A computed fold for a 267-nucleotide RNA from a Clostridiales bacterium, annotated as Bacterial large signal recognition particle RNA. The sequence is in RNAcentral, with records from ENA. NCBI's taxonomy places the organism under Bacteria, Bacillati, Bacillota, Clostridia, Eubacteriales. It matches the Rfam family "Bacterial large signal recognition particle RNA". From the family's description: The signal recognition particle (SRP) is a universally conserved ribonucleoprotein involved in the co-translational targeting of proteins to membranes. By type it is a non-coding RNA gene.
RNA sequence: CCAUGCUAGAUGGGGAGGUAGCGGUGCCUUGUACCUGCAGUCCGCUGUAGCAGGAUUUAAUUCCUUACAUGAGGCUUUUCUUGCUGGUGCUUGUUUGCGUGCAAGCGGUGUUGAAGAUUGGAGCCUACGUCAAUGGGAACAUAUGAACCCCGUCAGGUUCGGAAGAAAGCAGCGGUAAGUAUGAAAUUUCAUGUGGUGUAGGGGUGCCCAGUUUGAGCUGGCUACAUUGCUUUCGCCUGGUAAAAAAGUCGAGUGUGAGGUGCAUGG
Numbered sequence: 001c002c003a004u005g006c007u008a009g010a011u012g013g014g015g016a017g018g019u020a021g022c023g024g025u026g027c028c029u030u031g032u033a034c035c036u037g038c039a040g041u042c043c044g045c046u047g048u049a050g051c052a053g054g055a056u057u058u059a060a061u062u063c064c065u066u067a068c069a070u071g072a073g074g075c076u077u078u079u080c081u082u083g084c085u086g087g088u089g090c091u092u093g094u095u096u097g098c099g100u101g102c103a104a105g106c107g108g109u110g111u112u113g114a115a116g117a118u119u120g121g122a123g124c125c126u127a128c129g130u131c132a133a134u135g136g137g138a139a140c141a142u143a144u145g146a147a148c149c150c151c152g153u154c155a156g157g158u159u160c161g162g163a164a165g166a167a168a169g170c171a172g173c174g175g176u177a178a179g180u181a182u183g184a185a186a187u188u189u190c191a192u193g194u195g196g197u198g199u200a201g202g203g204g205u206g207c208c209c210a211g212u213u214u215g216a217g218c219u220g221g222c223u224a225c226a227u228u229g230c231u232u233u234c235g236c237c238u239g240g241u242a243a244a245a246a247a248g249u250c251g252a253g254u255g256u257g258a259g260g261u262g263c264a265u266g267g
Base pairs, nucleotide, nucleotide: 001267002266003265004264005263006262009057010056011055012030013029014028015027020046021045022044023043024042034054035053036052037051038050063260064259065258066257067256068255069254070253073250074249075248076247077246078245079244081243082242083241084240085239086238087237089236090235093234097230098229099227100226101225104223105222106221107219108218109217116213117212118211119210120209121208124202125201126200127199128198129197130196131195132194133192134191135190136189137188138187140183141182142181143180144179150175151174152173153172158167159166160165
C1' cells in the first nucleotide's frame, strides 16, 4: 500500500417553552436524516444526562476537532414612522347636530288700537229645582181565569101542591173577582255618576267674551350673536397589535483550509 472480517462512531439539527438541570413526546424552523414501545393536569435520565429492544453502514471526500466565510429561522429590547384597535380626560384644541337665551337683521301682526292695568261675565265646582232622556212600577186595553163555599139564566132531575103553579138548584152557557199572560201609542208615579235650563253660593293660575283706561309696540318662524348644557368627527394623552429600522442573543446548513482516528488475518 492492497484484500477480507470485526468494532468505536454515524443513521439529523436548531429555536422558544417547560425543567433544579439534560433529553424526549408536543409547537415553530431547516430539509430528508432506520424501525418498534413509553410520554404534557407528562415520559425517562443525572454534567458520561432519554429509557428498553432491534436493524443498516463504516475507518474515511462519508466519523471527530478547530479556524475563517456565509447564513435559513427564532427570541428579547429600543426608537420613531405608518396602519388598525380600545380607553380616559381636555374641549379658551377641532368639528357635526341639538338645547337654552337674546332681539341686531329679515318676516308676521298692530292707530280698523300692540303690550299692560282694571271691572264684569262666560266656562268650571257645589247645592236645590225644573224639562227631556233612560230605567222600574201602577193604571189602562185584550185574552184567559171559580166543580162547590161569586152573579145571571138555569135543560134534566129534586122538593112542596089535588091541580094551576111555586121554590131551591147541579151540569151547560154568558159575565165577573183575586190571579196569570201580552202590550204600539197615550196617562200617572218613583229613581239618577245622562243632557238642557233656572236660582244661589264658591272659586280665581291660565284660556274666551264685553266694557273702561292707556298710547306703540308685540312675536320669537329664519339668519346672526351669546352660553357651556348635551351629542358627534378628528386632535393631544395612554394601552394593545401589525409592518419597517437599529441593537443584542441563540443558531441549523453550506463552502474553504488544516488536523486527528482503531483491531485482527493474509499478501